[in-house]
Context: one part of a larger RNA
C1' cells in the first nucleotide's frame, strides 16, 4: 500500500424499525436433489443455481436408451482411375431406414474433349466427446455503489505518498472554501426514448360544435377543423423570483406563479476492477480424443418414472363471500397457410355456410373486479375443487406412454398456517381482467407487456444486513 477486526467517527441503503400483504401448513402446477431407471441427455449449486438455458419434450425437437441399418458417410469443393444404367423406378421384403431390383434407356461436340452420372481411391470431412483452470464472445454479481486512475511538479533511500485529504455542501469525486499542488481522464450528471401541460403545422380510416338532408336507431350522407385523437415541429422548469441562514457552494421556508418543482415520473446507459464466477450444449476456437464409430440415418421408448426433501408459483380455507339475473367503462398489442363478423346447427367445447380486412376502416374483442336486485344464514356448506367414472370436441401422419378443452356424475385435503422467512414508500403494495412472444396443439398457474380499482406507515439510525469515506490496531497478503 491493501485486507480485516464482535476497533472508532461520519453517511447511505425496503438494511432495521412503522406498515400492508405474502412464504412457511393444504391440493394442485413447476424447477431441483435424491432414488428408481435399459435410458430417466446434459449444464446451473449461498448471496450471484433451483417457473435457470427452455420465448412451447406426443413423433421431430433430442443430445439418452433398447433394436435395425450405412462406412469417403446426411451437406459441399477438388485430384486420379475405370465405365457409361443420365433419368423414370413397378412387384417383393421391412416397423421405418434400407435391401433386393424387372422393363424402357445418355446429351454436346471443332473428335482433343466436355456435361451429368456410377464404382474404386485420395485431399478433405463430421462429432452437442474432454478441458470454460489454455480462450474469444457474451453474461451474472459487488452496483446506478460513487469510485478508479494518469501527465507533470513536490515530497520520500525506497515501497510509495500527494492531488483524491481537511471545513462545508450534494443523490454523486455534485459543487464551494482552504491546502504543494497544477491539470486531465473513465465514471456521477447532461445530451436520447416514454409520459404529464402548451401553441402552430396537417386532417383519413379518425372527431362531429355549428349548418343542411335521412332514419325506428346509429357521423349514416352532405360538409365542416371547433373538440377528441392521431403525425410532426417548436416552447416550457433553471431554486429563474421573494424571504431566512451562509464568506461561498448550498440549504431551509413553500410563498407566488405554473401541467408539471427542486433529479417532475419511468426507461435506456453498468467506471477501473471483483468472484481461475457463468458459458467449448448459441456460436467461434488453441490443445486432447474418436474414425465400418464418441460420426451417420431409422422404428419404439425416455426426457412426464416416485417412498421422499427443497425452491418458485396458482387455487383456496369463505359472508368485504359464494351463486342466478341484469346494466357501465379501458389500455396496450396480433391477424393472409391468418383474424373471422353474421346466421344455422348444438346445453357446451365446436361445426357448416359466409361477409369484411394485409387493417385509426374489418376482426380477435362481451373487459374483470364494479354498481343493481335476488338467494344462500355460517354448515366441511349452494365454501373449497383435487381425484376418479362416463360421454364427447380439436389440433395433428399419430394423443396409449404423454395434448388442451367441454358436458354429466364424483366430490378430497382445507377451519389463515410451528421455528423461521420474502417483498412492497405511491399510481406504489394489495386487488382485477386484457394482450404478445414461441407455438399445429399444449401441459402457460411460467415470461414479457398492458390498462382498472387503489392503501396503509415511516418516530427514528440502538440493533441485524450490505455500502462508502476517514481514521486505529495486525503476528495476515
Nucleotide at each position: 500500500u491493501g485486507a480485516c477486526g464482535g476497533g472508532g467517527g461520519u453517511c447511505c441503503g425496503c438494511a432495521c424499525a412503522a406498515g400492508c400483504g405474502g412464504u412457511g401448513g393444504a391440493g394442485c402446477a413447476u424447477g431441483u436433489g435424491g432414488u428408481u431407471u435399459a435410458a430417466u441427455u446434459c449444464g446451473a449449486u449461498g448471496a450471484u443455481a433451483c417457473g435457470c438455458g427452455a420465448g412451447g419434450a406426443a413423433c421431430c425437437u433430442u443430445a439418452c436408451c433398447u433394436g435395425g441399418g450405412c462406412u469417403a458417410g446426411a451437406a459441399u469443393g477438388g485430384g486420379g482411375c475405370c465405365g457409361g444404367g443420365a433419368g423414370u423406378g413397378a412387384u417383393c421384403u421391412g416397423a421405418a431406414a434400407g435391401g433386393c431390383g424387372a422393363u424402357c434407356g445418355c446429351c454436346c461436340u471443332u473428335c482433343g474433349g466436355g456435361g451429368c452420372c456410377g464404382g474404386c481411391u485420395c485431399c478433405a470431412a463430421g462429432g452437442u466427446g474432454c478441458u470454460g483452470c489454455a480462450u474469444g464472445g457474451c453474461u451474472g454479481u459487488c452496483g446506478u455503489c460513487a469510485g478508479c486512475u494518469c501527465g507533470u511538479g513536490u515530497c520520500g533511500u525506497g515501497a510509495g505518498a500527494u492531488g483524491u485529504u481537511g471545513g462545508g455542501u450534494u443523490a454523486a469525486g455534485u459543487c464551494c472554501c482552504g491546502c504543494a499542488a497544477c491539470g486531465a481522464g473513465c465514471g456521477c450528471a447532461a445530451c436520447c426514448c416514454c409520459c404529464a401541460c402548451g401553441u402552430c403545422c396537417a386532417a383519413u380510416u379518425g372527431c362531429c360544435a355549428g349548418c343542411g338532408g335521412g332514419u325506428a336507431a346509429u357521423g349514416c350522407c352532405g360538409g365542416g377543423g371547433a373538440c377528441u385523437u392521431u403525425g410532426g415541429a417548436c416552447g416550457g422548469a433553471c431554486u429563474g423570483c421573494c424571504g431566512g441562514c451562509g464568506c461561498a457552494a448550498g440549504c431551509c421556508g413553500c410563498g407566488a406563479g405554473g401541467a408539471a418543482g427542486g433529479u417532475g415520473g419511468g426507461g435506456a446507459c453498468g467506471a477501473c476492477g471483483u468472484c481461475a464466477a457463468g458459458u467449448c450444449a448459441u456460436c467461434a476456437u488453441g490443445g486432447c480424443c474418436u474414425u465400418u464409430a464418441u460420426g451417420c440415418c431409422c422404428a419404439g421408448g425416455g426426457c412426464c418414472a416416485c417412498a421422499c426433501a427443497c425452491g418458485u408459483g396458482c387455487u383456496a380455507c369463505a359472508a368485504u363471500g359464494g351463486c342466478g339475473g341484469g346494466g357501465a367503462c379501458a389500455g396496450a398489442g396480433g391477424g393472409c397457410a391468418g383474424c373471422c363478423a353474421c346466421u344455422g346447427c348444438g346445453c357446451g367445447a365446436g361445426c357448416a355456410g359466409g361477409c369484411g380486412c394485409g387493417a385509426a376502416u374489418c376482426u380477435c374483442u362481451c373487459a374483470a373486479a364494479c354498481c343493481c336486485c335476488g338467494u344462500c344464514c355460517c354448515a366441511g356448506u349452494u365454501c373449497g375443487g383435487a381425484u376418479c367414472g362416463g360421454a364427447g370436441u380439436c389440433u395433428g401422419c399419430a394423443a396409449c406412454c404423454c395434448g388442451a378443452c367441454u358436458c354429466c356424475g364424483u366430490g378430497a385435503a382445507g377451519g389463515u398456517g410451528g421455528a423461521a422467512u420474502c417483498g412492497c414508500u405511491a399510481g406504489u403494495a394489495a386487488u382485477c381482467g386484457c394482450g404478445c412472444a414461441u407455438c399445429a396443439g399444449c401441459c402457460a398457474u411460467g415470461g414479457c407487456g398492458c390498462g382498472g380499482u387503489g392503501a396503509a406507515u415511516a418516530c427514528g439510525u440502538u440493533c441485524c444486513c450490505g455500502g462508502a469515506c476517514c481514521u486505529u490496531g495486525u503476528a495476515c497478503a

Small-subunit ribosomal RNA, 3' major domain from an uncultured bacterium, 477 nucleotides, folded computationally.
Model confidence (mean pLDDT): 82 of 100.